[in-house]
A computed fold for a 526-nucleotide part of an RNA from a metagenome, annotated as small-subunit ribosomal RNA, 5' domain.

Context: one part of a larger RNA
RNA sequence: GAUUGAACGCUGGCGGCAUGCUUUACACAUGCAAGUCGAACGGUAACAGGCAGCUUGCUGCGCUGACGAGUGGCGAACGGGUGAGUAAUACAUCGGAAUGUACCCAGUAAUGGGGGAUAACGCUUCGAAAGGAGUGCUAAUACCGCAUACGCCCUAAGGGGGAAAGAGGGGGACGCGCAAGCGCCUCUUGUUAUUGGAGCAGCCGAUGGCUGAUUAGCUAGUUGGUAGGGUAAAGGCCUACCAAGGCAACGAUCAGUAGCGGGUCUUAGAGGACGAUCCGCCACACUGGAACUGAGACACGGUCCAGACUCCUACGGGAGGCAGCAGUGGGGAAUCUUGGACAAUGGGCGCAAGCCUGAUCCAGCAAUGCCGCGUGCGUGAAGAAGGCCUUCGGGUUGUAAAGCGCUUUUGUCAGGGAGCAAAUCCUUGUGGCUAAUACCCACCGGGGAUGAGAGUACCUGAAGAAUAAGGACCGGCUAACUACGUGCCAGCAGCCGCGGUAAUACGUAGGGUCCAAGCGUUAAUC
Numbered sequence: 001g002a003u004u005g006a007a008c009g010c011u012g013g014c015g016g017c018a019u020g021c022u023u024u025a026c027a028c029a030u031g032c033a034a035g036u037c038g039a040a041c042g043g044u045a046a047c048a049g050g051c052a053g054c055u056u057g058c059u060g061c062g063c064u065g066a067c068g069a070g071u072g073g074c075g076a077a078c079g080g081g082u083g084a085g086u087a088a089u090a091c092a093u094c095g096g097a098a099u100g101u102a103c104c105c106a107g108u109a110a111u112g113g114g115g116g117a118u119a120a121c122g123c124u125u126c127g128a129a130a131g132g133a134g135u136g137c138u139a140a141u142a143c144c145g146c147a148u149a150c151g152c153c154c155u156a157a158g159g160g161g162g163a164a165a166g167a168g169g170g171g172g173a174c175g176c177g178c179a180a181g182c183g184c185c186u187c188u189u190g191u192u193a194u195u196g197g198a199g200c201a202g203c204c205g206a207u208g209g210c211u212g213a214u215u216a217g218c219u220a221g222u223u224g225g226u227a228g229g230g231u232a233a234a235g236g237c238c239u240a241c242c243a244a245g246g247c248a249a250c251g252a253u254c255a256g257u258a259g260c261g262g263g264u265c266u267u268a269g270a271g272g273a274c275g276a277u278c279c280g281c282c283a284c285a286c287u288g289g290a291a292c293u294g295a296g297a298c299a300c301g302g303u304c305c306a307g308a309c310u311c312c313u314a315c316g317g318g319a320g321g322c323a324g325c326a327g328u329g330g331g332g333a334a335u336c337u338u339g340g341a342c343a344a345u346g347g348g349c350g351c352a353a354g355c356c357u358g359a360u361c362c363a364g365c366a367a368u369g370c371c372g373c374g375u376g377c378g379u380g381a382a383g384a385a386g387g388c389c390u391u392c393g394g395g396u397u398g399u400a401a402a403g404c405g406c407u408u409u410u411g412u413c414a415g416g417g418a419g420c421a422a423a424u425c426c427u428u429g430u431g432g433c434u435a436a437u438a439c440c441c442a443c444c445g446g447g448g449a450u451g452a453g454a455g456u457a458c459c460u461g462a463a464g465a466a467u468a469a470g471g472a473c474c475g476g477c478u479a480a481c482u483a484c485g486u487g488c489c490a491g492c493a494g495c496c497g498c499g500g501u502a503a504u505a506c507g508u509a510g511g512g513u514c515c516a517a518g519c520g521u522u523a524a525u526c
Base pairs, nucleotide, nucleotide: 001526002525003524004523006522007521008520009519010518013373014372015371016370017369018368019366020365021331026329027328028327030326031325032324035074036073037072040071041070043067044066047065048064049063050061051060052059053058054057081284082283083282091208092207093206094205095204096203099201100200101199104197105196106195107194108193109192110191111190112146114144115143121136122135123134124133125132126131152160153159166189167188168187169186170185171184174183175182176181210256211255212254217247218246219245222244223243224242225241226240227239228238229237259281260280261279262278263274264273265272266271286307287306288305289304290303309320310319311318312317337363339362340361341360345359346357347356348355349354376406377405378404379403386397387396388395389394412462413461414460415459416458420453425447426446427445429443430442431441432440470515471514472513473512474511475496476495477494481510482509483508484507485506491498492497
């Protein structure tokens, strides 16, 4: 000199953009942070409509819109947080072969025929609660068989075992049916098997980057082989047997410290230091362990066991996990609101409408940082008064003020006012599909709705210099000097050093210098 996620002291007008528990991975009150689908299903607790009944404000009917609880599907493995652990099962770069893959894309072949349950619900019952038990009824895209089999397995042929689910829209004939409707046709979507792809994930190898030798030897599943098991998959990953290997002074083992990288800071560079915010990867989710479900977890807001802690209890037994967003206590020099909205972007579910989303977008607080703007401009010598100094002549503060003239950024008030919002939706056409001018799909036009921020940005007008300057320093380094007070005292100090009676170094005043909504100090890095 540059820099900081800074803190402290004094001071403080506005705006834009960023950033904001670096310490106790300490403990947490309260609210919210993951749901959705009725176009899978039986149904109907609430609301609205309709119909019926009558006592005219009630009852009944799932009939309709919808839909609590339940079965079922998908999601909950993403998104969000933190950096405890980890010196290599991590990360970065470059390679590799023995793999998996829900949703998505492209292709091929199917989607035939049956069955038995169970929740909800009713009844009974245990418990303070959390939560159960028994019995009866019922549905499915829930569950289980049969048929068929591309690929799969053993094999010379031959053989073996293995799948599925429907739902919705429209409809001219024809068939069944009293009707509702069903068959049938067609479109959309789903389901099963399988091939390929994309993206994602698992695995292996090489190279690279910390400290210590006051850590020198380490290792028995250890190193390799054979056989088997296991996994989606190679492999001592595991087991049996066999061999005695493997690593290490180019630092094994042990100990300490630490998430890694893109990057950030500094620097002419080389290097050094760091790893907040943003992006990629990893690890963790009260502590330790384990598996279940699933395409995917050994799972932050899932389960089980053990432990510590907290809470409820009728003492028999139960409940909990903010390193999600806010917020509280504690620790600390120190770090924000228990805010608004799903309008946009993105995600989950859904045909869609839509619902959910503390992701996100916004607002709030903080000079924490960077950037921009303002605190007025011109004129004005009687060089006013006052202050300070003085050689008592004067000098300086100083065009500074007052006075006169002007402007109105910012702030205040008033008025106007974008863009973030065009998709989904409706619709005229055209094309496709089709028996079809139905439905459905695609596209070009047209139309309407939707804004949390917020009447925000911005623009115009009104009044009025009005609402707005401080901090440090002045011995040398280092820009800037005098007076008084003090008298090795009180004090200053980054280094050299000042102060013991004329201190430009202490304190105050006047004056000056440097920065400026900041200025200094402390800490830290180069």
The coordinates come from a structure-prediction model, not an experiment, and the mean pLDDT is 86. The full RNA is in RNAcentral, with records from SILVA.